[in-house]
Record summary:
The part of an RNA shown here (large-subunit ribosomal RNA, domain IV) has 330 nucleotides and comes from a soil metagenome. The full RNA is in RNAcentral, with records from MGnify. Rfam family: Bacterial large subunit ribosomal RNA.
Context: one part of a larger RNA
RNA sequence: CUCUCGUUCAGGAACUCGGCAAACUGACCCCGUAACUUCGGGAGAAGGGGUGCCGUCCUCCGGGACGGUCGCAGAGAAAUGUCCCAGGCGACUGUUUACUAAAAACACAGGUCUCCGCAAAGUCGUGAAGACGACGUAUGGGGGCUGACGCCUGCCCAAUGCUGGAAGGUUAAGAGGAGUGGUUAGCCGCAAGGCGAAGCUACGAAUCGAAGCCCCAGUGAAUGGCGGCCGUAACUAUAACGGUCCUAAGGUAGCGAAAUUCCUUGUCGGGUAAGUUCCGACCUGCACGAAUGGCGUAACGAUCUGGGAGCUGUCUUAACGAGAGACACA
Numbered sequence: 001c002u003c004u005c006g007u008u009c010a011g012g013a014a015c016u017c018g019g020c021a022a023a024c025u026g027a028c029c030c031c032g033u034a035a036c037u038u039c040g041g042g043a044g045a046a047g048g049g050g051u052g053c054c055g056u057c058c059u060c061c062g063g064g065a066c067g068g069u070c071g072c073a074g075a076g077a078a079a080u081g082u083c084c085c086a087g088g089c090g091a092c093u094g095u096u097u098a099c100u101a102a103a104a105a106c107a108c109a110g111g112u113c114u115c116c117g118c119a120a121a122g123u124c125g126u127g128a129a130g131a132c133g134a135c136g137u138a139u140g141g142g143g144g145c146u147g148a149c150g151c152c153u154g155c156c157c158a159a160u161g162c163u164g165g166a167a168g169g170u171u172a173a174g175a176g177g178a179g180u181g182g183u184u185a186g187c188c189g190c191a192a193g194g195c196g197a198a199g200c201u202a203c204g205a206a207u208c209g210a211a212g213c214c215c216c217a218g219u220g221a222a223u224g225g226c227g228g229c230c231g232u233a234a235c236u237a238u239a240a241c242g243g244u245c246c247u248a249a250g251g252u253a254g255c256g257a258a259a260u261u262c263c264u265u266g267u268c269g270g271g272u273a274a275g276u277u278c279c280g281a282c283c284u285g286c287a288c289g290a291a292u293g294g295c296g297u298a299a300c301g302a303u304c305u306g307g308g309a310g311c312u313g314u315c316u317u318a319a320c321g322a323g324a325g326a327c328a329c330a
Base pairs, nucleotide, nucleotide: 001325002324003323004322005321006320007319008318010316011315014314019311027051028050029049030048031047036041038148052069053068054067055066056065057064058063070074082309083308084307085306086305087304088303089301090300094106095105110146111145112144113143114142115141116140122132123131124130149296150295151294152293154226155225156224159223160222161219162218163217164216165215168214169213170212174208175207179203180202181201182200183199186195187194188193227245228244229243230242231241254288255285266282267281268280269279270278
């Protein structure tokens, strides 16, 4: 000097990204216990007091009351909650990256949409047999989204998807076969060559021809989307109001510098001597917003953020001690 421990004057978070680590608290009995609340909780809230031994009395035999007495210390050692206030997120208990992440992620009960009438839909399998679903039958089974509970969930069907419709347009195989070509018995020609029936063969127009698509509707807890400019009130400012352009429709309630705010340490208030964080407001929302749910919410959390009390070697500022190393001699 390093590691693991122990103690410490005065101060007590001044340390630090941050009270990280450590310390405080701790058992049992009695008293007492707030906001809020889903009336269950919150709650061991918080905050106080007691605890040994001896004697007397009482006793439901667990203990209790009174009196005395010893020590610095009576749960005499060990083990054995620190607490409070406010906010974000997620309702909760659970689950997870075996070996850097335990969470606000996943799940969840509840909500809702959709498919499926049973040889069900869906799934595994070779387009199989067979099996699961299920020895179940719509109060059932499969899939998607949301995520307790409370109050709610606005507008747009133009696009995309899905569902329904069938008049018209388009449209495959196939049917159909107008017509065309090849071949050649034969015929014509002095010849070269030409014409050419039937059959066979290679093509082949019109016409008929389903779903789909075009088309017509519906549908948002389907994929998704939810404007701009100009003017206006008897101070100023602002604009309930008006005009105009565009759109399928122009963001409703609620919330809002937010896990979302760039400018930004926005502005005001609170807390501090001093606060880029925090809390409460404002609204100019770069770029919140309603089941990719919106806003609240008691309880819960090895969650995240801010503040306070207590407590302490975290620090001012270091010291001493114990054990184990390093180092030295052998």